[in-house]
Transfer RNA from a Candidatus Parcubacteria bacterium, 74 nucleotides, folded computationally. Lineage of the source: Bacteria > Bacteria candidate phyla > Candidatus Parcubacteria. It matches the Rfam family "tRNA". By type it is a transfer RNA. The prediction has a mean pLDDT of 82. The RNAcentral record of the sequence draws on ENA.

RNA sequence: GCGCCCGUAGCUCAGUCCGGUAGAGCAGCUGGCUUUUAACCAGAUGGUCGGAGGUUCGAAUCCUCCCGGGCGCA
Numbered sequence: 001g002c003g004c005c006c007g008u009a010g011c012u013c014a015g016u017c018c019g020g021u022a023g024a025g026c027a028g029c030u031g032g033c034u035u036u037u038a039a040c041c042a043g044a045u046g047g048u049c050g051g052a053g054g055u056u057c058g059a060a061u062c063c064u065c066c067c068g069g070g071c072g073c074a
Base pairs, nucleotide, nucleotide: 001073002072003071004070005069006068007067010026011025012024013023020057029043030042031041032040050066051065052064053063054062
């Protein structure tokens, strides 16, 4: 230098192919239970989807560029 893959909640990931109100588990918070803690049960909170631009009525999803990480080739 070229090619491919990945980036979504504090953490691990799904959703992307085929555009239509952003989700799960864990952690943390609140409450219940318990003498207390843990475990268990219930609830709420938490992300303008790596950044910018474009297409579209509408973009995490499609297109372009950039940033970061990984692999391969040279």